[in-house]
Context: one part of a larger RNA
RNA sequence: GUCUGCGAGUUAUUCUCAGCGGCCAGCCUAAGCGUCUCAGACGCGCAGGCGCAGCGAAAGCAAGUCCGAAACGGGCGCCCCAGUCGCUGGGAAUAGACCCGAAGCGGAGGUGAUCUAGCCUUGGGCAGGGUGAAGGUGGGGUAACACCCACUGGAGGCCCGAACUCGUGAAUGUUGAAAAAUUCUGAGAUGACCUGAGGAUAGGAGCGAAAGACUAAACAAACCCCGUGAUAGCUGGUUCUCCCCGAAAUAACUUGAGGGUUAGCGUCGUGUAAGUACUCCCCGGGGGUAGAGCACUCGAUGGACUAGGGACCACACCAGGUUACCGAAUCCAACGAAACUCCGAAUACCGGGGAUCCCAGUACCACGGCAGUCAGGCGGCGGGGGAUAAGCUUCGUCGCCGAGAGGGUAACAGCCCAGACCGCCAGCUAAGGCCCCCAAGCACGCGUUCAGUGGGAAAGGAUGUGACGUCGCACAAACAGCGAGGAUGUUGGCUUAGAGGCAGCCAUCAUUUAAAGAGUGCGUAACAGCUCACUCGUCGAGCGAUGUCGCGCCGAAAAUGAUCGGGACUCAAACGCGUCGCCGAAGCUGCGGGAUCCAGAGGCCUUCGGGUCGCUGGAUCGGUAGGGGAGCGUUGCGUGAACGUCGAAGCGGAAGCGGAAGCGACCGUCGAGAUCACGCAAGUGAGAAUGCAGAC
Numbered sequence: 001g002u003c004u005g006c007g008a009g010u011u012a013u014u015c016u017c018a019g020c021g022g023c024c025a026g027c028c029u030a031a032g033c034g035u036c037u038c039a040g041a042c043g044c045g046c047a048g049g050c051g052c053a054g055c056g057a058a059a060g061c062a063a064g065u066c067c068g069a070a071a072c073g074g075g076c077g078c079c080c081c082a083g084u085c086g087c088u089g090g091g092a093a094u095a096g097a098c099c100c101g102a103a104g105c106g107g108a109g110g111u112g113a114u115c116u117a118g119c120c121u122u123g124g125g126c127a128g129g130g131u132g133a134a135g136g137u138g139g140g141g142u143a144a145c146a147c148c149c150a151c152u153g154g155a156g157g158c159c160c161g162a163a164c165u166c167g168u169g170a171a172u173g174u175u176g177a178a179a180a181a182u183u184c185u186g187a188g189a190u191g192a193c194c195u196g197a198g199g200a201u202a203g204g205a206g207c208g209a210a211a212g213a214c215u216a217a218a219c220a221a222a223c224c225c226c227g228u229g230a231u232a233g234c235u236g237g238u239u240c241u242c243c244c245c246g247a248a249a250u251a252a253c254u255u256g257a258g259g260g261u262u263a264g265c266g267u268c269g270u271g272u273a274a275g276u277a278c279u280c281c282c283c284g285g286g287g288g289u290a291g292a293g294c295a296c297u298c299g300a301u302g303g304a305c306u307a308g309g310g311a312c313c314a315c316a317c318c319a320g321g322u323u324a325c326c327g328a329a330u331c332c333a334a335c336g337a338a339a340c341u342c343c344g345a346a347u348a349c350c351g352g353g354g355a356u357c358c359c360a361g362u363a364c365c366a367c368g369g370c371a372g373u374c375a376g377g378c379g380g381c382g383g384g385g386g387a388u389a390a391g392c393u394u395c396g397u398c399g400c401c402g403a404g405a406g407g408g409u410a411a412c413a414g415c416c417c418a419g420a421c422c423g424c425c426a427g428c429u430a431a432g433g434c435c436c437c438c439a440a441g442c443a444c445g446c447g448u449u450c451a452g453u454g455g456g457a458a459a460g461g462a463u464g465u466g467a468c469g470u471c472g473c474a475c476a477a478a479c480a481g482c483g484a485g486g487a488u489g490u491u492g493g494c495u496u497a498g499a500g501g502c503a504g505c506c507a508u509c510a511u512u513u514a515a516a517g518a519g520u521g522c523g524u525a526a527c528a529g530c531u532c533a534c535u536c537g538u539c540g541a542g543c544g545a546u547g548u549c550g551c552g553c554c555g556a557a558a559a560u561g562a563u564c565g566g567g568a569c570u571c572a573a574a575c576g577c578g579u580c581g582c583c584g585a586a587g588c589u590g591c592g593g594g595a596u597c598c599a600g601a602g603g604c605c606u607u608c609g610g611g612u613c614g615c616u617g618g619a620u621c622g623g624u625a626g627g628g629g630a631g632c633g634u635u636g637c638g639u640g641a642a643c644g645u646c647g648a649a650g651c652g653g654a655a656g657c658g659g660a661a662g663c664g665a666c667c668g669u670c671g672a673g674a675u676c677a678c679g680c681a682a683g684u685g686a687g688a689a690u691g692c693a694g695a696c
Stems, first nucleotide, its partner, number of pairs: 001696006011095013026050003032044005054061002064076004098237002101234001105227003109224003117201001119199007126191001128160003131156001135152006164188003169184004203219001205215002240631006250263005264373002266370006279355007291343001292341002297337003301333004308326002310323004376401010406417003421593004426589003432583003435567003441580001443579006454569001460554002464551010481538005487511003492506003517532001521530002594621007602613004632685001634682008643673001650669004656663002
């Protein structure tokens, strides 16, 4: 891992609600007792309970009572009144209370020091080599010591290094040979050394050269047993089928925040139930948002004007003068505002009137039983926070997902289309599509784009290209090109070393002309030179500037091989506008079938309330948590029926039947019990719990 078996809402008591039943202003017995055909049935038993009356703290009074001195006042009651006992089911409470699961807490209960810690008693062990303390002896030396030399001597938590003990570094090992080892390397090795045997010390206790270490392979309190089914607002799991409805992820409070309680939203029952609720139309309302505005408040820009101030001048004092400085208030102009408003929508909300309405005992509402929900997510719109960031966060509102399948989007919960009862080798459409992959148009008409733009992007940039304007010039010849001129006073004046059109300053006239600036640029030291404006000629038809719009270009760098989903595509298979077809979904239609609810006529039954059967018509039938309903199957029991050696159950097949759970003739196997109907009672359904046991 698989297979097989086992594996989770039970039982008791009390309360509550519903269904069914008995009796009824009453209803019921409990313990106990008796009888019998004795796991039971029947009877007795009226103690007691609930109900029939309430009010008051109570005495108490009573259809009233309490407060009070009192009430014609107020509170709670009366009238209109139904209970009680049982069975079954839903729910609650108390119990382990659906099942499994802690870490833990307690026990004057127990077991452990064969591991390990330190300790006690008694034993054992330490090759070899080195160093050479004190002391001693001899000699020297001293007044005597000291001291010196040689020899002797053999000290030491001394040195090197086996046994022994340890475990430094590394490799191997890592489902190991081993739940800590092996190999190499390394430390101590006469010591606070190592070690055998025996012994004492233990659970809030021991022992500890102290690491919370160790106390039998897990110790910040051992192990076993017991309290014990501790508790677990936590995680996991919770077993057959079909039918109807169908949520929530919010508010308030909470030692509350991943838990609860109440409300909200679901379901089931009961009651009330109208042209009512909802929707739409009309009418009437309040509002202070969007927008706008500046009349208030606050902010803020320029100007005018002015109080005041600064600076300068002047002044013995006083009084003055000037000012291109600052500047309140006021005025003019033009602005900003969630906490500004002289104004002010659209929506929304409230009220009234009306319209639609097969859809009704329905919506809405009320009461009662049972829930689940209290982590929401994304998208659009309106805001706050953030950075006018986030698949960010927090509100409001709508949608979807959640709990929603189908079609589109290449793929893709939340986007677009559309809400799946079942069947069909029928039809029409939606979004989106119609060259091939790939169903349907290489459709048609008119344009645009050359960038593979399409098929990612900004500021900004550009004689890309199309469309529409505006302003100029032009057959009295424009624009571009080419030929020619572009002069004179004059080198204008000033300045300057120089300044001759062309460093700079000032002026910018006049002449000759077809035209020519006291000069557009280059250039020179300054001149010179080149060139332009301007003019003529040549040529012969458009030229220049500018605005708006459409499509394109540049701007444009990322890590495994690229790409629009791919192939491919250019009067398109791209983009814009228009037209006609077609494809396309579980949408809609057609045909057949089923279920639920309602209605109708009918059959059967009826306790007259209704129940049931088929038919017809209408509506409905996605679904998680969850509510409600109807069934299938398993084991046993009761009653009845039918079966079995002429072959029961079980097992292997299996025609066929049913809406599902399932049922099942018949065949084989097997060899002794078993089934059906109606009831009853449950150890009643397995795929999941790192489930439990066994097998492989």
Large-subunit ribosomal RNA, domain II from an Acidobacteriota bacterium, 696 nucleotides, folded computationally. It matches the Rfam family "Bacterial large subunit ribosomal RNA".